The prediction has a mean pLDDT of 80. This is a predicted structure of a 73-nucleotide RNA (transfer RNA) from a Chloroflexota bacterium. Lineage of the source: Bacteria > Bacillati > Chloroflexota. The RNAcentral record of the sequence draws on ENA and MGnify. Rfam family: tRNA. By type it is a transfer RNA.
[in-house]
């Protein structure tokens, strides 16, 4: 350098063109408790890696770049 394959929540992952992008675990309050933990219960937490394009509609599909991982010589 060419080839593949991935970036979505603080962490691992879903969502494979259609209603407000959701799930666990962290982390937060609340209630329990003589205090803690562990269980319980509540809401919060997102520019879907940028920046364009397609379509009524894009997390999905094109394009260009950025990053991780991997293969070739």
């Nucleotide at each position: 350098g060419c080839c593949c394959u991935c970036g979505u929540a603080g962490c691992u992952c879903a969502a494979a063109g259609g209603a407000u992008a959701g799930a666990g675990c962290a982390a937060a309050g609340c209630a329990c408790u003589c205090c803690u933990a562990a269980g319980g219960c509540u809401g919060a937490g997102g520019u879907u890696g940028u920046g364009g394009g397609u379509u009524c509609g894009a997390c999905u599909c094109c394009c260009a770049c950025c990053g991780a991982g991997g293969g070739u010589a």